[in-house]
Order: sequence, then C1' cells, then structure tokens
RNA sequence: CCAGUCGGCUGGACGACCGCGGCUGCAGGGCUGGAAACGGCGCAGUCGAGGAAAGUCCGGGCUCCACGCGGAUAAGGCGGCGGGUAACGCCCGCCCGGGGAAACCCGAGGGAUAGCGCCACAGAGAACAGACCGCCCCGGAUCUCCGGGGUAAGGGUGAAACGGUGGGGUAAGAGCCCACCGCGCCGACCGUAAGGAAGGCGGCACGGCAAGCCCCGCCCGGAGCAAGACCGAAUAGGAGCGCGCCCGGCUUCGGCCGGAGGUCCAUCCGCGGGCCGCGCUCGGGUUGGUCGCGAGAACCCUGCGGCGACGCAGGGUCCAGAGGAAUGGUCGUCGCCCGCAAGGGAGACAGAACCCGGCUUACAGGCCGACUGGCGUC
Repeated sequence: CCAGUCGGCUGGACGACCGCGGCUGCAGGGCUGGAAACGGCGCAGUCGAGGAAAGUCCGGGCUCCACGCGGAUAAGGCGGCGGGUAACGCCCGCCCGGGGAAACCCGAGGGAUAGCGCCACAGAGAACAGACCGCCCCGGAUCUCCGGGGUAAGGGUGAAACGGUGGGGUAAGAGCCCACCGCGCCGACCGUAAGGAAGGCGGCACGGCAAGCCCCGCCCGGAGCAAGACCGAAUAGGAGCGCGCCCGGCUUCGGCCGGAGGUCCAUCCGCGGGCCGCGCUCGGGUUGGUCGCGAGAACCCUGCGGCGACGCAGGGUCCAGAGGAAUGGUCGUCGCCCGCAAGGGAGACAGAACCCGGCUUACAGGCCGACUGGCGUC
C1' cells in the first nucleotide's frame, strides 16, 4: 500500500433574536377562570429527545386483585458447561459440531437402547432392506439371447443405500482375511464442569427426524399508569328532619275530613297499602381536578479486583416530565461537498408518554482501534 475480519465512537459547533413546555424566585402580592376541588396570566434565572425515544419481543421495579404453608399436575416457556446480573430467552469465558487459507463466523447445542410416528419424489430396494443394469457359474439355444443359481466389488436413484482406501483371496465377490483410516466399548491421566485423552479391546453391530407426539430437568399467580390514591358541583337517585298540595265540604283561618289523578308493590282485574311538592342536613358515585411523575438497579472521573461480562471503594454532577400532548423558527460565522474564484449545494433513520435492564429492526455522512493474509522497502 492492497484485500479482508472484528470492535467502538459520532449523528454538526458557536452566537443573536423571536416562540413553546417544566421548575425556582419576585410572591404569605395583584388580576382572572371555575359551583368547588383546583387552575391560568407577568418578569427574571435555569433545564428541555434518541442511539435507536421505534417494534412492544423477553426480564424486572411499581400498583391493584387473588393467595394459610408445602408438594404434585395442567398450560406456557427455557435447554452444552461455568460465571455475571435485581432478573432474563440477555451478556462474558469455555466446550462440542459445521464453514473459512487465516483473522474470524454460524449452531432451537438435553434425550433417537422409554415408547409411538414419519422418511416425499426418484429408485429394484428407505430400516431387523434390497437386486434394475452389471460380474461369475451351470443348463439350453448357437449372431445378439433364454432359464436357474451365486454376488454386492462397479454403474444407476436419492437428503440418506447398512464403513473407506489399498492388498490378499475367489468362479466372480464379500471384514472372508490383513494394514491404515473411520466407528463402537473400556479408559490411566487432565479439567470445577461441559469435555479432552495416552493406551487397550471389538471385524463392525447400533440410519435420520424430537422447529412430530413424547420423555427428562429447570422457571412460572392475574392484570396493567386508562395501574392506582386523594379532593370534589349542579341535576337525578338514596337516608333523615321540617314544611306543603288538584276538587268539594267544614273551619276558631292554624288546619281537618272526603274524593280524584299519577306511580310503585313482576303482569291483568278487584281490594288494600306506600309515595307524589319544597327546604335543610348526611353519605356514595359521575363530569372535573390533583397526585402517581422522576435522586436512581442514575451518570461522569479515578483507583483496585477479575481474561472478561462485571464488582467494590473514593470523589463529583442533577440530567425533559407534557397530558388534544412543549422540545420550534429566522439569521450570521465556522465545519462538509462542488467550483481557480464569485458563488452554489447537501445534511440520514427517526421523535419521550410510569420507569429501568436487554434483544431486534431502521440509519446519509464521518472518525478511531485491534487482528489476518499478500506485496514492496529498510
């Protein structure tokens, strides 16, 4: 320098003016909305989106409901080993298998001698298999062929055909025999473990699929901030107390008696009974309002422990909190791209909604580090 692998950072900077939201102060003030509960308005200061705020997939905090304790089961989820963590299906380290020349990448990675099931198409044959072509032997025919038997080396099919290569052997062949490789069983020793493995034994048996049922081990109450808590009108309805009534009669003018109407006692008829309007008080709820709501598994720096994920200690910082939902706009200088210049141009993916840890997905442009291979120079 070229080709490649892996990891990390950034996501314009500064200033001016105008605007919006939160908090604090001025302010135990003023004006104002509302029945109230509670809000709004001025000025100043200060803070005001992201690496993914996204998808809402996983794990938690928090809240309410359920729940005597323990165990089992169903449903769902997870699945090599060890560690990290509040926890996880996340992360780190390692093991095994596969890919790559390498850096490195990929793996739903427990069990197929618990049982059941499946293995399409092609192919002769697909699971205690099988003989289409071929090869060999015998018999017949005698130009090709036919029948019987042997074989599984060679060909062919397939994702997969019951070890591979070479030699011996044989009629041809075959672990039939031998060497090496592979495979199975045992295994000193090493490792916390997954696992590795010197060596020994066995001619070789045991196919694959559990993102099919299933078996084993482990985890697991439900719902979610519209959770939930508090404050609190009118009207209607509930309870209590007091007052009152449409018509007729009586009246000592305070009322009393009778009747009618409506409504309720599930429905229709009859009978019977209660209630009817107003005011006050009480309690519950609705519209509404406030809280929940951000000082935390927080961030930054340094040191120590650890290969690492991460942990511990010390110091420092305060960093959005809306609720029809603020976080914006204009201009200038610098930066990026084009151009000799004048000048012109571009700026991605996307935006909090109770909070946190992860995963996944989207992303213009720019920067840095580690490693692998090749070439060149010293």